[in-house]
Molecule: Glycine riboswitch aptamer
Organism: Acidobacteriota bacterium
RNA sequence: AGCACGCGAACGGGAGAGACUCGAAAGAGCGCCGAAGGAGCAACCGCCCCAGGAAACUCUCAGGCAAACGAACCUUUCGCGGGUA
Numbered sequence: 001a002g003c004a005c006g007c008g009a010a011c012g013g014g015a016g017a018g019a020c021u022c023g024a025a026a027g028a029g030c031g032c033c034g035a036a037g038g039a040g041c042a043a044c045c046g047c048c049c050c051a052g053g054a055a056a057c058u059c060u061c062a063g064g065c066a067a068a069c070g071a072a073c074c075u076u077u078c079g080c081g082g083g084u085a
Base pairs, nucleotide, nucleotide: 002084003083005081006080007079008078009077010076012074013073018030020029021028022027031065032064033063037061038059039058040057044053045052
């Protein structure tokens, strides 16, 4: 140099669910969605025991239900970090 891992950035792809009703608007009401975030349990890891870590599962606090924005996750590119040979 390369290789895999972690973090960050850029481009691209990126689902679901009422363009519902009331109201001048702000909002309110009912019905829904899960893939920002958050929380919970669990296979599993770990452990003498306890503690601890842990999902795309579950909850729906938050968020969302025309389009737009956003969006977990994935490819590519770049930067940084430690590791390996």